A computed fold for a 308-nucleotide RNA from a Bacteroidia bacterium, annotated as Bacterial RNase P class A.
RNA sequence: CAAGCAGAUCGCCUUAUCGCUGUCUCGUUUAACGAGAUGGAGGAAAGUCCGAACACCAUAGUGCAGCAUAGUGGUUAAUGGCCACCGAUCGUGAGAUUAGGAAAAGUGCAACAGAAAGAAUGUACAGGUUAAGCUGUAGUGAAAUCAGGUAAACUCUAUGUGGUGCAAUGUCAUGUAAACCAGUGCUUGAGGGUUGCACGCUCGAUGCUGGAGGGUAGACAGCUAAAGUGGAUUGGUAACAAUUCACUCAGAUAAAUGAUAAGGGCUCUUUUUGAGUACAGAAUUCGGCUUACAGAUUUACUUAGGCA
Numbered sequence: 001c002a003a004g005c006a007g008a009u010c011g012c013c014u015u016a017u018c019g020c021u022g023u024c025u026c027g028u029u030u031a032a033c034g035a036g037a038u039g040g041a042g043g044a045a046a047g048u049c050c051g052a053a054c055a056c057c058a059u060a061g062u063g064c065a066g067c068a069u070a071g072u073g074g075u076u077a078a079u080g081g082c083c084a085c086c087g088a089u090c091g092u093g094a095g096a097u098u099a100g101g102a103a104a105a106g107u108g109c110a111a112c113a114g115a116a117a118g119a120a121u122g123u124a125c126a127g128g129u130u131a132a133g134c135u136g137u138a139g140u141g142a143a144a145u146c147a148g149g150u151a152a153a154c155u156c157u158a159u160g161u162g163g164u165g166c167a168a169u170g171u172c173a174u175g176u177a178a179a180c181c182a183g184u185g186c187u188u189g190a191g192g193g194u195u196g197c198a199c200g201c202u203c204g205a206u207g208c209u210g211g212a213g214g215g216u217a218g219a220c221a222g223c224u225a226a227a228g229u230g231g232a233u234u235g236g237u238a239a240c241a242a243u244u245c246a247c248u249c250a251g252a253u254a255a256a257u258g259a260u261a262a263g264g265g266c267u268c269u270u271u272u273u274g275a276g277u278a279c280a281g282a283a284u285u286c287g288g289c290u291u292a293c294a295g296a297u298u299u300a301c302u303u304a305g306g307c308a
Base pairs, nucleotide, nucleotide: 001305002303003302004301006299007298008297009296010295012264013263014262015261016260017259018258020040021039022038023037024036025035026034027033042279046290047289049288050287051286052285053284054165055164056163057162061199062198063197064196066161067160068159069158070157071085072084073083074082075081086100087098088097089096090095101156102155106154107153108150109149123138124137125136126135127134169221170220171219172218180211181210182209183208184207191203192202193201228247229246230245231244232243233242234241235240265277266276267275268274
């Protein structure tokens, strides 16, 4: 220098004019409006694949089923995540992947080829026997003598596991038909309640089930201080933890977070001119995984390569 492997950061900038929106202060009689100050999409906000916080069922479990995980240990609120070590496979290597318990509990599966693929089997040659695949070798095949393989085949073992989800849920206002019909029941318990089943527990009588019909779909909360972000020190191989210091970074509600102009940066092509500027946008929140991504900067390492 080239090629690789494992990470990290940025991913357009500046100015001017106009516009939208959250919070605070002031003006104003509330509201509305105006002025000022200060904030306003992500590393994936995507996928909805996992885990949780929170809310309700709900006052209560136990067993079975179902579902999930699977080497060992650590970490975390938790996980199927992450870290470390071991094993197996791939790579010259740095590294990558992981489908990693059990085949004597049982069942199943293996095309073609081959005589035959397992309570199976004589194709060939040789040996041997009263007789006998009784013995050996060859041939086919991934696998051929109480065969091994396969469990991301069913299964078994061990461990774990309630459900629904912010369209959860709660408060207020408005308005109507607490009316009508049928069946059934009233403590000797109809019926309901926690994924499914059983037991248990519990609610329950102006009840419950069915039919036909009427009214409403509005406002507010939930809604953003969070298992939060960054620095330092200590412990730890690390993931991470503890202590301490500092900071506050969207809360919209049919959906705000922008538009225009000029200049500049970067990339590509070209003699010039030009063209492009990635993937993409919050909707309860967080921790992960997976996928998409023009280009720029940077850290550590490897080499079957090349040159000095």
RNAcentral holds the sequence, with entries from ENA. The source organism's lineage runs through Bacteria, Pseudomonadati, Bacteroidota and Bacteroidia. It matches the Rfam family "Bacterial RNase P class A". Its family is annotated with dimeric ribonuclease P complex, ribonuclease P activity and tRNA processing in the Gene Ontology. The family's RNA type in Rfam is ribozyme. The gene name in the source record is rnpB.